[in-house]
Context: one part of a larger RNA
RNA sequence: GGCGCACGGGGGAUGCCUGGGCUCUUAGAGGCGAAGAAGGACGUGAUAAGCUGCGAAAAGCCGCGGGAAGGUGCAAAUGACCUGAGAUCCGCGGAUAUCCGAAUGGGGCAACCCGCCAUGUUGAAGGCAUGGCACUAUCUACGAUAGGUAGAUAGAGCGAACGUGGGGAACUGAAACAUCUAAGUACCCAUAGGAGAAGAGAACAAAAGUGAUUCCGCGAGUAGUGGCGAGCGAAAGCGGAGAAGCCCAAACCGCAGGGGUUAAGGCCCAUGCGGGGUUGUAGGACUGAGAUGUGGACUUGUACAUGAUAUCGGAACUACCUGGAAAGGUAGGCCGCAGAAGGUGAAAGCCCUGUAUGAGAAAUCGUGUGCAUACCUAUCAGAAUCCUGAGUAGGACGGGACCGGAGGAAUCCUGUUUGAACCCGGCAGCACCAUCUGCCAAGGCUAAAUACUCCUAAGAGACCGAUAGUGGACCAGUACCGUGAGGGAAAGGUGAAAAGUACUCCGAACAGGAGAGUGAAAUAGACCCUGAAACCGUGCGCUUACAAGCGGUCGGAGCCCCUUUUGAGGGGUGACGGCGUGCCUUUUGCAUAAUGAGCCUACGAGUUACAUUUUUCCGGCGAGGUUAAGCGCCAAGAGGCGUGCAGCCGCAGCGAAAGCGAGUCUGAACAGGGCGUAUAGUCGGAGGAAGUAGACGCGAAACUUUGUGAUCUACCCAUGAGCAGGUUGAAGUGUCGGUAACACGAUAUGGAGGACCGAACCGAUAGACGUUGAAAAGUCUCCGGAUGACUUGUGGGUAGGGGUGAAAGGCUAAUCAAACUGAGAGAUAGCUCGUACUCCCCGAAAUGUUUUUAGGAACAGCCUCGGAAGCGAGCGUAUGUCAGAGGUAGAGCUACUGAUAGGAUGCGGGGGUUUCAUCGCCUGCCAAAUCCUGACAAACUCCGAAUGCUGACAUACAGGUCCGGGAGUGAGGCCAUGGGUGCUAAUGUCCGUGGCCGAGAGGAGAAGAAUCCAGACUACCGGCUAAGGCCCCCAAAUGUAUGCUAAGUUGAAAAUAACGAGGUUUUAUUGCAUAGACAGCUAGGAUGUUGGCUUGGAAGCAGCCAUACAUUUAAAGAGUGCGUAACAGCUCACUAGUCGAGCGAUAGAGCGUGGAUAAUAAUCGGGCAUCAAGCAUACUGCCGAAGCUGUAGACUCUGCGGAGUGGUAGGGGAGCAUUCCUAUGGCGCUGAAGGUGAUUCGUAAGGGUUGCUGGAGCGAUAGGAAAAGCAAAUGUAGGCAUAAGUAACGAUAAGGCGGGAGGGAAACCCGCCCACCGAAAGACCAAGGUUUCCUGAUCAACGUUAAUCGGAUCAGGGUCAGUCGGGACCUAAGGCGUAGCUGAAAGGCGAAGUCGAUGGGAAGCCGGUUAAUAUUCCGGCACUUUCUAUGGCUGCGAUGCGGUGACAAAGUAGUGCAGCAUCUGCGUACUGACGGAAUAGUACGUUGAAGGGUGUAGAUAAACGAUUCGUAGGUAAGUCCGCGGGUUGUGUCGAACCUGAUAGUACGUCGAGCCCUCGGGCAAGAUGAUAACGAUGCGAACCAGACUUUCAAGAAAACCCGCUAAGCUUCAGGUCAUAGAGACUCGUACCGUAAACCGACACAGGUGGUCGAGGAGAGGAUCCAAAGGUGCUC
Repeated sequence: GGCGCACGGGGGAUGCCUGGGCUCUUAGAGGCGAAGAAGGACGUGAUAAGCUGCGAAAAGCCGCGGGAAGGUGCAAAUGACCUGAGAUCCGCGGAUAUCCGAAUGGGGCAACCCGCCAUGUUGAAGGCAUGGCACUAUCUACGAUAGGUAGAUAGAGCGAACGUGGGGAACUGAAACAUCUAAGUACCCAUAGGAGAAGAGAACAAAAGUGAUUCCGCGAGUAGUGGCGAGCGAAAGCGGAGAAGCCCAAACCGCAGGGGUUAAGGCCCAUGCGGGGUUGUAGGACUGAGAUGUGGACUUGUACAUGAUAUCGGAACUACCUGGAAAGGUAGGCCGCAGAAGGUGAAAGCCCUGUAUGAGAAAUCGUGUGCAUACCUAUCAGAAUCCUGAGUAGGACGGGACCGGAGGAAUCCUGUUUGAACCCGGCAGCACCAUCUGCCAAGGCUAAAUACUCCUAAGAGACCGAUAGUGGACCAGUACCGUGAGGGAAAGGUGAAAAGUACUCCGAACAGGAGAGUGAAAUAGACCCUGAAACCGUGCGCUUACAAGCGGUCGGAGCCCCUUUUGAGGGGUGACGGCGUGCCUUUUGCAUAAUGAGCCUACGAGUUACAUUUUUCCGGCGAGGUUAAGCGCCAAGAGGCGUGCAGCCGCAGCGAAAGCGAGUCUGAACAGGGCGUAUAGUCGGAGGAAGUAGACGCGAAACUUUGUGAUCUACCCAUGAGCAGGUUGAAGUGUCGGUAACACGAUAUGGAGGACCGAACCGAUAGACGUUGAAAAGUCUCCGGAUGACUUGUGGGUAGGGGUGAAAGGCUAAUCAAACUGAGAGAUAGCUCGUACUCCCCGAAAUGUUUUUAGGAACAGCCUCGGAAGCGAGCGUAUGUCAGAGGUAGAGCUACUGAUAGGAUGCGGGGGUUUCAUCGCCUGCCAAAUCCUGACAAACUCCGAAUGCUGACAUACAGGUCCGGGAGUGAGGCCAUGGGUGCUAAUGUCCGUGGCCGAGAGGAGAAGAAUCCAGACUACCGGCUAAGGCCCCCAAAUGUAUGCUAAGUUGAAAAUAACGAGGUUUUAUUGCAUAGACAGCUAGGAUGUUGGCUUGGAAGCAGCCAUACAUUUAAAGAGUGCGUAACAGCUCACUAGUCGAGCGAUAGAGCGUGGAUAAUAAUCGGGCAUCAAGCAUACUGCCGAAGCUGUAGACUCUGCGGAGUGGUAGGGGAGCAUUCCUAUGGCGCUGAAGGUGAUUCGUAAGGGUUGCUGGAGCGAUAGGAAAAGCAAAUGUAGGCAUAAGUAACGAUAAGGCGGGAGGGAAACCCGCCCACCGAAAGACCAAGGUUUCCUGAUCAACGUUAAUCGGAUCAGGGUCAGUCGGGACCUAAGGCGUAGCUGAAAGGCGAAGUCGAUGGGAAGCCGGUUAAUAUUCCGGCACUUUCUAUGGCUGCGAUGCGGUGACAAAGUAGUGCAGCAUCUGCGUACUGACGGAAUAGUACGUUGAAGGGUGUAGAUAAACGAUUCGUAGGUAAGUCCGCGGGUUGUGUCGAACCUGAUAGUACGUCGAGCCCUCGGGCAAGAUGAUAACGAUGCGAACCAGACUUUCAAGAAAACCCGCUAAGCUUCAGGUCAUAGAGACUCGUACCGUAAACCGACACAGGUGGUCGAGGAGAGGAUCCAAAGGUGCUC
């Protein structure tokens, strides 16, 4: 380390529970709000953070009613109180009700700021209190007619769905897409009500009739419509619910005021009001006659009844036993109009609350009925005249709505344009016309039946039970995320009762634990019921240190334990051996190194609806079957029974139809043919499948629509700010020279520039680092710009097919070729992935045709289930016989078509020759045709099989066919073979035939999908075989016989070739050989001649010619090779001798050999093997599989003889388990479910029994209903591992020592030393943050370590203003916005007005003080403004006019503040090795504001004023301004300076006393009255609105000053002086280049402005260092 057992930790599954949800039912209610809503902010308690309640009258106040003993909410405790004089509590009605919000006096960044009027307080101002003050519409009044004033009424905003109207998508479907669909849906907008809309015929219908509208069931998926595609889809009529009808305009009559006209009597006109009147067999007016009643949808009041909002009465039980507890058990009772339910220590009719039932209201409200009342409402006849809805109906064009998509298109609506009739009239009846029928438009109102549920009450559930059910059972729309719109969690359980552990001990400890105690139980101890698994441990038993892998399985030794009838049985471990490459998915094929999963637990996917369709089974009725909506009754489970015959299907078909009908259509047909006719349906339940719906689950990229975003960034607008230092030296100008004058030159001045160098600042060139970073873009070094098209702050603008863009498709909040958020929405996905218990039967396909089709689909093929005919054959399969069709293999071609080698012949042609030209002739040329020989073909055939195919017969088998339900498949692959293609390449590709894999296990092949053998129902330590094997690994022969191989060839094949070789064995043919072969050895190998030619030479041997040359010989070439310059020389052929028996040649066969060369490891699978363990032949035996067989068993089919049972997709069948319901019948505190072991049963899913745990519920049987079974979906949530005690601990500026308290110190505090920053890492503001500030206490968590420390936790404390900043002042960009303009609506603009700083605008300084604030408190010294009083003087007066306010950039010069440096003087202290002292030296100091005064240095003279005259401009006026002229003055600004000033301050010395951590700290008081208002240098500015230059020409308004208008006149007002009074509100702590802001962090990043000493230096560069700060939390 492994396995096992026991005991724990961890974790929170499971079981049980439910306070919460979900879906409904029945009633009610259907709104709240200017009398201030919904919703909030802030308050409110004795103590009070949150929730709840309430509102300054604040967990409450008053009245009435109920009720009865306690009460002060959740929510304890303490304190203090209330209550029989009736509290708390409940109901009804009142009071109060801060601020915001429609928000309404004005404004605004909601919960804040600022007003006006009246009244009060005060003398005024300021402040305070109460009330009122928005806008729009209508009405009324007044009225000077204004766009007026006043009054009254109403509106405004919010709210879940439902309604109506105005606008109106897209995804999607159509397998693409445009008409179409989705859909008038989503969404936006307006608006109403408890409902809304519609509604009382210019309607339907059809020869019969109905009688407003709405809704339900049918009609009907019909008629229609429709790229006649996808789809869309009525109406009449019938059955029901509910029922309800009316009013104006007009004619006519009258009244009122007005107008016109008149002959002055009237008449006419329009307007308003009253009467009248309301219709289509027309009605009314008019004329005449007659009647005072009926009904109603309705207001108010009243009476009664009833209901709601609090309540009250309400029957009946005890004992014993078990137990912690009785409601359980036992025994005996009782009640019931009550045995619903909940609770009570377990399971209760009789214990409690209740239940059945009965009773009840001072107050408010609802409903019903009666009465009264307001309001509305009627007849008959006559017929001359009058009336009866006009820019209307209708037409045309363009749209839209209807079932109707422009169609033949009626009907309805209307944008444009036309345009009637008038009762002798008009409209409709699906173009239009006629007849006929129905009706009367162009005005209006109208309950009920219908839709919905934010809400109240009472209930229900074959709904959920904490990953479920709402997102939310719990302080949840919370925490948290986001700028925002918006998104959005997790989290329940002690116990019956807190009886929540007194006391002791360990410990630093209020941490944690051990005892003790409570309790039935503490392993129920608050992290609390049960307490699974992953994961982490401890103890014990066995095992493991020479042994390699899906870790199991089969066999099995030893050791340990239990039982035992001593025979043995059981359990744990497992040395050693045999075999053996996970699961899922996807594939032709996966151990694959192809996909998915770290592990565990929970959750997680074929469901539901429909009068839909089809089919099977079951049931009812049956030539019939069946009701729907609704209604009634009974009930009280949304249930049952009845009724309801409207409708549907069937009973008759055929035809396009008219139509006919057991027939009909076609047709001339009485012909043929097609479709029918010989009857079974229908309703319901259940199953399979389809359709329409999201339709098995998860998954896009996208599209559309409404909104949210310019705190990032792009550009723009307004207003502010910034840029050390150095360099260069343009124009212009001065002077000199020069020119007729210019020009030009020199020099000086000058200070330009998208000029130069270079910090801050802005950027980002190169490299490195970083890359789970310090950082979701940085660091380091280097680098670019750095007065400009520069950078930056604040406030604004532009918004998604839009913006912005010096343009990169860049940027638009870490997102951009179209942002983000919600919605349509569960878009769609012919695509990928996943899809959950068991057993049994059968079992595919990867093919054809077509396809915008090729990885999809339709039909066919192949599978399955049910049925039918057929019961032995007529279809199927196999074999045999017979009979056929055919043109393949082969073969053939003098048999065709074509191709073809050689030869013969040679039409014709080429070439040559000849001729003047022909005619000719010739041919190493081409070549037709023919002949001879040879020979080719998928698209040649004179021929032509085998096999296959067709038919008949026979035999055997058990298939086959048809109809209907359900599929899957339509990617195939390899091998053999026949072919095509390719290279007679490929694990290539395409067909045919067969086999196998696919979907097939077993044996062989070393190992291997397909090859060989063989088809697995189960068991067996039976047997026999197949392929293949038998030396060992490894079962079986070291088998037999005969050969071959020497190469380890070989040991299965593929691993090999051309070519080469006296390897070896063997066969055949042939030659030589005892007359002596072959080989060896000895000897010869000569002569003509150096053959001729050639040659410098050529003699056998460079070359050429000849070669039977000839001669001598046993034999010897005019020469086989070596050799020489040429000869020579050595050899060979040939011959003889010697030797003594076989020797050669050629061809073939077997086995071997060279050729021979690759990558993990040399190897036949290995060891190894040589008369074999190799090769060949023959033979015998054996081994060998899930084959065959034997024994036993299971299941299926069957004709009962028997046969069968591998299996993916897929079809069919039978079961198991889970949750809930019904019925029956049970179990349970003497212990249910759940958890965890043991044992046992079943083929399996699973079931039973029992121990321990647990502590209250749970089974059985028969049925029913489903949120009904998980290993995988890069699944969801939680928990836990692994890597791993590993990386890291966030700037390498740095720490060390001593002391302190403390349980504990590297980090805390103190001291000393060291180090770092110092244009910062110091100091001060703004933004932002929001208590982080200070003090005390604490150390669980937070802090990247520790912590005694902290920006952490707990508690207490802290921010003080007339002058600082904002408001009570002003305006910019821009916002809002009255009038107005405009737009379907929402809305968009916008004079006036009002907001809006980053700008303009009255006023404070120094010192001191606190733990923490100070220009705020205190001291001193100042200043501003308003008011009052008094006094002096006086033309005052504005929202008008004028002035002023009031402005650029760059450059240069001056003065010389603060400050610094140097020098000198002075003061104090200190130093001196020892001693002295003058001198010397060192350090520090030597100071001081605002204000007031003055007006210096200096600046400014083309400047600044004063005065006067004229004046046509300044919207009226003007004494003002402007303009023009005259006269005249020196002013204006202004640092410095003086004062403030005796700071009794700083500082030095002494110092009682107090505290102390012994280091020191605080400190009254005393004392010094203390030293320069020095010099020089540098030097900023708010001096300054300076000056100069330049071109790009550089805010507004208020305050302030002046002027007049209206007006006022000695009041008010102005002005000056003095005195007095007043001066509101908000901010103020702390951080602020950062640990407190923006970056998820105590983050190396980012963040605007001001000050920023010294040495060196041009400098703010750089180095060192002051003050000050820090050592970067291992």

Notes: Predicted 3D model of a 1674-nucleotide part of an RNA (large-subunit ribosomal RNA, half A) from an uncultured Bacteroidales bacterium. The sequence was found in a public genome assembly. Model confidence (mean pLDDT): 82 of 100.